[in-house]
RNA sequence: UGAGCCCGCCGGGCGGCCGCGGUCCGGUUUCGACCGGGUCGAGGAAAGUCCGGACUCCACAGAGCACGGUGCUGGGCAACACCCAGGCGGGGCGACCCGACGGACAGUGCAACAGAGAGCAGACCGCCGAUGGCCUCCGGGCACAGGCAAGGGUGAAACGGUGGUGUAAGAGACCACCAGCGCCGCGGGUGACCGCGACGGAUCGGCAAACCCCACCGGGAGCAAGGCCGAGCAGGGGCAGGGUGGCUCGCCCGCUACGCCCCGGGUAGGCCGCAUCGAGCCCGUCCGGCAACGGCGGGCCCAGAGAGAUGGCCGCCGCCGGUCUCCGACCGGCACAGAAUCCGGCUUACAGGCGGACUCACGCC
Numbered sequence: 001u002g003a004g005c006c007c008g009c010c011g012g013g014c015g016g017c018c019g020c021g022g023u024c025c026g027g028u029u030u031c032g033a034c035c036g037g038g039u040c041g042a043g044g045a046a047a048g049u050c051c052g053g054a055c056u057c058c059a060c061a062g063a064g065c066a067c068g069g070u071g072c073u074g075g076g077c078a079a080c081a082c083c084c085a086g087g088c089g090g091g092g093c094g095a096c097c098c099g100a101c102g103g104a105c106a107g108u109g110c111a112a113c114a115g116a117g118a119g120c121a122g123a124c125c126g127c128c129g130a131u132g133g134c135c136u137c138c139g140g141g142c143a144c145a146g147g148c149a150a151g152g153g154u155g156a157a158a159c160g161g162u163g164g165u166g167u168a169a170g171a172g173a174c175c176a177c178c179a180g181c182g183c184c185g186c187g188g189g190u191g192a193c194c195g196c197g198a199c200g201g202a203u204c205g206g207c208a209a210a211c212c213c214c215a216c217c218g219g220g221a222g223c224a225a226g227g228c229c230g231a232g233c234a235g236g237g238g239c240a241g242g243g244u245g246g247c248u249c250g251c252c253c254g255c256u257a258c259g260c261c262c263c264g265g266g267u268a269g270g271c272c273g274c275a276u277c278g279a280g281c282c283c284g285u286c287c288g289g290c291a292a293c294g295g296c297g298g299g300c301c302c303a304g305a306g307a308g309a310u311g312g313c314c315g316c317c318g319c320c321g322g323u324c325u326c327c328g329a330c331c332g333g334c335a336c337a338g339a340a341u342c343c344g345g346c347u348u349a350c351a352g353g354c355g356g357a358c359u360c361a362c363g364c365c
Base pairs, nucleotide, nucleotide: 001361002360003359004358006356007355008354009353010352012317013316014315015314016313017312018311020041021040022039023038024037025036026035027034028033043336047347048346050345051344052343053342054341055222056221057220058219067218068217069216070215071214072086073085074084075083076082087101088099089098090097091096102213103212107211108210109207110206124152125151126148127147128146131145132144133142134141135140160178161177162176163175164174165173179203181200182199184197185196186195187194188193226272227271228270229269235263236262237261238260239259241258242256243255244254245253246252247250280300281299282298283297284296286295287294288293318334319333320332321331322330323329324328
């Protein structure tokens, strides 16, 4: 200098005018509201609603079945499928990245195309044809039965690799070493696991985010949860003021529910939940820890509702694109997106920019 990799952060700034929502103070009020001032008012993802919780109601003796989820180890966390550190496997020259990473001798199942053969393997090309038959110039040749799986070929995958013995040709058929598997011992590590050594038997696999098996976890619904208050109408009860009928006309008896009172359930609607005192936010040359994180100290109180406010214009600056008469001018634009019970994650979208580690290549000293 050029490529690359990882982590953290920002994601237009300042000023003016007008407007919107919450809240506080003051004033006016026809009690509906209005005016003035102060203060606060979107995000790193508020998104997808995929996990984990808080909270609320319902259910609940225990265990099991079904269903769903998770699946290396240690730690962190309220919890997790998240985070940190490590192990193993795979990829990359490397920094680094990716992995649902228990089980394929419990059982069932799948494997397109190609290929002879793909699940009790197989013989297309190929090798041999010793033995048995025929011929012979005795070197050998020919054909068949048959033997073989070394080499070629197909495929994602074809029953280990190298060398030797052996044979007609061959083959773990046999042998040595290597690889792999199993098992034992020693050593290291909290552990996953790693290293070394000895022994064993010739040893073919893949897929379980296919069914399934094993281990562990999970009761259901969700703020339209749920709680309090509660019109109107309908319902239930009481009274006889009103109305009306009767007669023995009165301080009488009956009917009615026009009227009045009471009742519980509960609709519309209102209030709470719900807006901060919290798994809260910020800072620290602090302490423990590799780290995630925890502790300690200091500071702060930080949107909110209801079909739902957070916007518009102008000026200057910044950045990007275009055009031109190119020290500049003009025009256009400012990524993705937008709270709704609240938190912790994951995933997805994102113009542009900043900071810090590290790797590779080339050049120079």

The RNA shown here (Bacterial RNase P class A) has 365 nucleotides and comes from an Acidimicrobiia bacterium. The gene name in the source record is rnpB.